Lysine riboswitch aptamer from Fusobacterium necrogenes, 175 nucleotides, folded computationally. Model confidence (mean pLDDT): 77 of 100. NCBI's taxonomy places the organism under Bacteria, Fusobacteriota, Fusobacteriales, Fusobacteriaceae, Fusobacterium. The sequence is in RNAcentral, with records from Rfam.

[in-house]
RNA sequence: AGACAGGAUAGAGGAGCAAAGGACAAGAGUAGAAGUAUCUAGCUUGGCAGGCGUUAUGAUAUUUUGAAAGGGGAAUUUGCCGAAAUAAAGGAGAGGGCUGAACUCUUUUGUUGGCAGUGUGGAGAAUAUCUACAAUGUUGUCAUUGAAAAUUUUCAAUGGAGAGCUAUCUGUGAG
Numbered sequence: 001a002g003a004c005a006g007g008a009u010a011g012a013g014g015a016g017c018a019a020a021g022g023a024c025a026a027g028a029g030u031a032g033a034a035g036u037a038u039c040u041a042g043c044u045u046g047g048c049a050g051g052c053g054u055u056a057u058g059a060u061a062u063u064u065u066g067a068a069a070g071g072g073g074a075a076u077u078u079g080c081c082g083a084a085a086u087a088a089a090g091g092a093g094a095g096g097g098c099u100g101a102a103c104u105c106u107u108u109u110g111u112u113g114g115c116a117g118u119g120u121g122g123a124g125a126a127u128a129u130c131u132a133c134a135a136u137g138u139u140g141u142c143a144u145u146g147a148a149a150a151u152u153u154u155c156a157a158u159g160g161a162g163a164g165c166u167a168u169c170u171g172u173g174a175g
Stems, first nucleotide, its partner, number of pairs: 006170006014081001016080005024072001032065008042052003046099003084112010113139004118134006141160008
């Protein structure tokens, strides 16, 4: 001086990721409440237990009145670049009489570089949106190959994955 295994710090991708509050749209003239009329023995739960009811505390029609939650798009603020998302298994929580599923948090393992629309499936009130899979397009990065230019760039094609890539520092054994 160079190369290689490792560690630390700082960064890049871009319609980049996530969270919070406010407003807004939708939910919806829906659920519910009250009145009238008619029918009728059941109603309440995902299920069980328990409770209520015997012409109504249920159902139908009509009149008046009339919400909310989860979720959502855009902007703002904040935190960030496995950001984050998702599948399976385990644990806990909430509610609660018990229990199943679902929901929230957390651990382990696996998958996904980012984004967009299309098809199928799931969730959802929804044609919003989210999510899984498939192929497609686009974009960043690295490697290989080729061409051009000029001393290191540009373009094209193919392929890989974030446990990656770039920069700096530190440091290891061999030569």
The model forms 100% of the base pairs in the Rfam consensus. It matches the Rfam family "Lysine riboswitch aptamer". Rfam describes the family as follows. Riboswitches are metabolite binding domains within certain messenger RNAs that serve as precision sensors for their corresponding targets. Allosteric rearrangement of mRNA structure is mediated by ligand binding, and this results in modulation of gene expression. This family includes riboswitches that sense lysine in a number of genes involved in lysine metabolism, including lysC.